The RNA shown here (FMN riboswitch aptamer (RFN element)) has 106 nucleotides and comes from a mouse gut metagenome. The RNAcentral record of the sequence draws on MGnify. Its mean pLDDT, the model's own confidence on a scale to 100, is 80. Of the family's consensus pairs, 96% are formed in the model.
RNA sequence: UUUCAGGGCGGAGUGAAAUUCUCCACUGGCGGUAAAGUCCGCGAGCCCUUCGGGGUAUGAUUUGGUGCAAUUCCAAAACCAACGGUUAAAGGCCGGAUGAAAGAAA
Numbered sequence: 001u002u003u004c005a006g007g008g009c010g011g012a013g014u015g016a017a018a019u020u021c022u023c024c025a026c027u028g029g030c031g032g033u034a035a036a037g038u039c040c041g042c043g044a045g046c047c048c049u050u051c052g053g054g055g056u057a058u059g060a061u062u063u064g065g066u067g068c069a070a071u072u073c074c075a076a077a078a079c080c081a082a083c084g085g086u087u088a089a090a091g092g093c094c095g096g097a098u099g100a101a102a103g104a105a106a
Base pairs, nucleotide, nucleotide: 001106002105003104004103010024011023012022013021026091027081028080029042030041031040032039037079038078045056046055047054048053061077062076063075064074065073083095084094085093
């Protein structure tokens, strides 16, 4: 310098109206470490700023097994998911975003 760099509403129910509610099902960025949404650290939003950075939001895991080693694998049962919008409340729809960026590759 160039390129790349976030996934997911399918079925049923109620209703005037729901991919937003209820039941079942579904998704999981980057680095580290025994392979991780939940460990440690980082990034995207918002606020403040003396432009160095600071704050807040964003969170959530246990039990058993194998093993030298695993909150990472295997088994089981849980839990979490910014902001604005919407005929009805959103992890999944629409929007900021054909953006930005942890970082990865050449």